[in-house]
Context: one part of a larger RNA
Molecule: small-subunit ribosomal RNA, central domain
Organism: uncultured soil bacterium
RNA sequence: CUGGGCGUAAAGGGCGUGCAGGCGGAGGACUAAGUUCGGUGUGAAAGCGCCUGGCUCAACUGGGCGAGGCCACCGGCGACUGGUGCUCUAGAGGACGGCAGAGGGGUGUGGAAUUCCGGGUGUAGUGGUGAAAUGCGUAGAGAUCCGGAGGAACACCAGAGGCGAAGGCGACACUCUAGGCCGUACCUGACGCUGAGACGCGACAGCACGGGGAGCAAACGGGAUUAGAAACCCCGGUAGUCCGUGCCGUAAACGAUGCCAGCUAGACGUUCGUCCCGCUCGCGCGGGGGGGGUGUCGCAGCUAACGCGAUAAGCUGGCCGCCUGGGGAGUACGGUCGCAAGGCUAAAACUC
Repeated sequence: CUGGGCGUAAAGGGCGUGCAGGCGGAGGACUAAGUUCGGUGUGAAAGCGCCUGGCUCAACUGGGCGAGGCCACCGGCGACUGGUGCUCUAGAGGACGGCAGAGGGGUGUGGAAUUCCGGGUGUAGUGGUGAAAUGCGUAGAGAUCCGGAGGAACACCAGAGGCGAAGGCGACACUCUAGGCCGUACCUGACGCUGAGACGCGACAGCACGGGGAGCAAACGGGAUUAGAAACCCCGGUAGUCCGUGCCGUAAACGAUGCCAGCUAGACGUUCGUCCCGCUCGCGCGGGGGGGGUGUCGCAGCUAACGCGAUAAGCUGGCCGCCUGGGGAGUACGGUCGCAAGGCUAAAACUC
């Protein structure tokens, strides 16, 4: 430099914002950098192609002609790419008017339940299992009633439902705050897409300091099971789980499917706007059209098959990331980040 690929065979970065870079809508005009054509110059010799000669042939070699360039300069063309300037509204954004939502932060409030504490009633068990035992209980347990404390999670609603870029988000009220969507076609006038680095976010577990600690529960102790039992089952139980602040930066971070745009039969659900028509006092209901999201099936097409199928894995374009036989190995070494745990980057020998 290039080929083929990336749902499941190796391969989509966990997700976003975005500098550089790459790519970029419609109509005129100008320009002529790229592109293209012509001319001139140059492109030593050797080498290369053709012709021809010399060693008996060939290799080798003499001669002739030619080819060979991201080359330079001059000139031509003006479609395409680029540049300059004008105009446009189909991309993008804004304004106005709406709507649904576990989107995010903060403050407060609530009830059910578990546990513990105090009190009442009450007496011999309770608990647990496949069966038991450890455990708890006559210092009165368990059961039941009343009162109190405290922490965590929010039954029903709840739906293949909704929201979010992903991680993720679920009691209620108030408050702060963000995004997408729909309608109108009023405004701006290509302001766009992607995005190496960079920056930010990022479940669980883990780490630091300070709080908190009801339930659960690594480790640990005990009881069982068993040949053994470092387990599965049972009784306990500490970190942790919760809050604040700061780290960590991983995952089957999955749709195992990067983002954006255009195009390509249908059918049936669901959710949220909206327009029209009919009924209606109204709430609302029914029908039709178009839009956003989310599902199931399915034509063409694709696929090794499974399957995908307008939410594509179909047909195209733009940009990024990644793969290149298995093991060694996501390891060593080096670098870098981290308090640490470790993360990121990432080989080779050897071997099949």